Molecule: c-di-GMP-I riboswitch aptamer
Organism: Candidatus Manganitrophaceae bacterium
RNA sequence: CUUUGCUCAGAGCAAACCCACCGAAAGGUGGGGACGCAGAGCAACGGGGCUAAAGCCGAUCACCUUUCCUAAAAGCAGAGUGAUCAGGCCACGCCCGCCGAGCCGCCAAA
Numbered sequence: 001c002u003u004u005g006c007u008c009a010g011a012g013c014a015a016a017c018c019c020a021c022c023g024a025a026a027g028g029u030g031g032g033g034a035c036g037c038a039g040a041g042c043a044a045c046g047g048g049g050c051u052a053a054a055g056c057c058g059a060u061c062a063c064c065u066u067u068c069c070u071a072a073a074a075g076c077a078g079a080g081u082g083a084u085c086a087g088g089c090c091a092c093g094c095c096c097g098c099c100g101a102g103c104c105g106c107c108a109a110a
Stems, first nucleotide, its partner, number of pairs: 002110004012037002017032006035097001041103002045100003048095003055089003058085006068078001069075001
């Protein structure tokens, strides 16, 4: 230096679940806790997955204050505006303990 993780040593991380906090959610942070992990170290670049606040569409209801609509009145209908939603689409949110690529690294063996 390369390959490998059968063996050695000292360590390290921490799934589910519970509590607190942050977040719309997915999820995250801290504490407890260990299913596992030889990169379960870093990092969302490609694929994949999760969520859907905002936005767009749809539905329902309400209103004519504004601009239309109409000769006018009035809102019956339409446009428009507002509210609501077990609705649909969607990431600029998230997951590296799903896979690949990238960066850095411990021990041992050959």